[in-house]
RNA sequence: GAAGGUAUAGCUCCGUGGUAGAGCACAUGUUUAGCAGGCAUGAGGUCCUGGGUUCAAUCCCCAGUAUUCUCA
Numbered sequence: 001g002a003a004g005g006u007a008u009a010g011c012u013c014c015g016u017g018g019u020a021g022a023g024c025a026c027a028u029g030u031u032u033a034g035c036a037g038g039c040a041u042g043a044g045g046u047c048c049u050g051g052g053u054u055c056a057a058u059c060c061c062c063a064g065u066a067u068u069c070u071c072a
Stems, first nucleotide, its partner, number of pairs: 001071002004068004010024004018055001026042006048064005
């Protein structure tokens, strides 16, 4: 320099054009003499950024940023 991949909750990851979920972690309650564990409940997200298409974009298109891989 060139062609790709990835970016979603604190962490690891689903997801699909119609306002977003799981596991772990966290908080509260309960259980225990207490801890762990179990059970119940809850909080936590501008879906990387900026534009475009659309009635409607996490999802489609373009550009950028970060990261990763391959080639030179």